The part of an RNA shown here (large-subunit ribosomal RNA, domain VI) has 251 nucleotides and comes from an uncultured Clostridia bacterium. Model confidence (mean pLDDT): 86 of 100.
[in-house]
Context: one part of a larger RNA
RNA sequence: CGUAGGAUAUUUGAGAGGAUCUGUCCUUAGUACGAGAGGACCGGGAUGGACUGACCUCUAGUGCAGCUGUUGGAGAUCAACUCCAUGGCAGCGUAGCUAUGUCGGGUUUGGAUAAACGCUGAAGGCAUCUAAGCGUGAAACCAUCCUCAAGAUGAGAUAUCCCAUAAAGACCCCUUGAAGAACACGAGGUUGAUAGGAGCAAGGUGUAAGUAUCGUGAGGUACUAAGCUUACGCUUACUAAUAGGUCAAGG
Numbered sequence: 001c002g003u004a005g006g007a008u009a010u011u012u013g014a015g016a017g018g019a020u021c022u023g024u025c026c027u028u029a030g031u032a033c034g035a036g037a038g039g040a041c042c043g044g045g046a047u048g049g050a051c052u053g054a055c056c057u058c059u060a061g062u063g064c065a066g067c068u069g070u071u072g073g074a075g076a077u078c079a080a081c082u083c084c085a086u087g088g089c090a091g092c093g094u095a096g097c098u099a100u101g102u103c104g105g106g107u108u109u110g111g112a113u114a115a116a117c118g119c120u121g122a123a124g125g126c127a128u129c130u131a132a133g134c135g136u137g138a139a140a141c142c143a144u145c146c147u148c149a150a151g152a153u154g155a156g157a158u159a160u161c162c163c164a165u166a167a168a169g170a171c172c173c174c175u176u177g178a179a180g181a182a183c184a185c186g187a188g189g190u191u192g193a194u195a196g197g198a199g200c201a202a203g204g205u206g207u208a209a210g211u212a213u214c215g216u217g218a219g220g221u222a223c224u225a226a227g228c229u230u231a232c233g234c235u236u237a238c239u240a241a242u243a244g245g246u247c248a249a250g251g
Stems, first nucleotide, its partner, number of pairs: 001151001005162007015148004021049007033038001051105005059099004066092005071085005109143003116136004169247004173189005194240003197236004203229003210223005
């Protein structure tokens, strides 16, 4: 842009893609079979491998804006604090993202068949699965399972609502996101919790500063599960989403 106004929700499925794997053990049963040695079909159950989808409760990794310890130097100086040195080095770690982690998947059934096995049956008084006709039959084929799908221009369907007062509605613009290269998509724009801030909580780190006291001192103890705290949760209009513009009507 189209689908001859517009919005929301629910859909049909032409068509396309994906998946389709397999071991071992137990049982049936030491049965059938076999002189013995050995040793099943069919059926039932358990548990793996590889591959694959989703997710982050657990385990593990990262976590360069969290907390702590600590070395050398600088800020004149004790203490405190900040900066530089690969995040200076080291220990731990939230969210997110991950796998080595967790949960799941390839089940089943039908159709038409291959090789093969048959029924009936002539040509050819017999016989013959085949010539007419009718069956059984495989991880292959078509469906069944999962995903996409009406630009399927053949542009489909259903329900509800709105406008016909340049309107309904959409876009620009702005706040933004578990969405993202840009665009797009999603949430919102004061009739507001969209982002930031603030408050509280969770989680992390591990007991701050200061004061008191003990010790010659390095330090210990008490106030103190303290102080600090990022991406997470809830609340709260304090800040910013103001104001405005453009397009758009049934032939």